[in-house]
RNA sequence: UCGGGGAUCGUCUAGCGGUAGGACGACUGGUUUUGGUUCAGUUAACCGGGGUUCGAUUCCCUGUCCCCGAA
Numbered sequence: 001u002c003g004g005g006g007a008u009c010g011u012c013u014a015g016c017g018g019u020a021g022g023a024c025g026a027c028u029g030g031u032u033u034u035g036g037u038u039c040a041g042u043u044a045a046c047c048g049g050g051g052u053u054c055g056a057u058u059c060c061c062u063g064u065c066c067c068c069g070a071a
Base pairs, nucleotide, nucleotide: 001070002069003068004067005066006065007064010024011023012022013021018054025043026042027041028040029039030038047063048062049061050060051059
């Protein structure tokens, strides 16, 4: 430099244009003498900018960073 893949709650991971979900974690409460286990609830996210669209995590352009390959 060229080609390909990736970036989503604190962490891991779904979501092929129509309410962003799950697990773990954290917090609160129930249970327990206390802790743990267990049950219920709460918390919290789409990498930045622009475009298309009634509507974008999703499609297009561009930038940043990470991984793989080629030279």

This is a predicted structure of a 71-nucleotide RNA (transfer RNA) from a candidate division SR1 bacterium. The coordinates come from a structure-prediction model, not an experiment, and the mean pLDDT is 82. Rfam family: tRNA. About the family: Transfer RNA (tRNA) molecules are approximately 80 nucleotides in length. Gene Ontology term of the family: triplet codon-amino acid adaptor activity. It was read from a public genome assembly.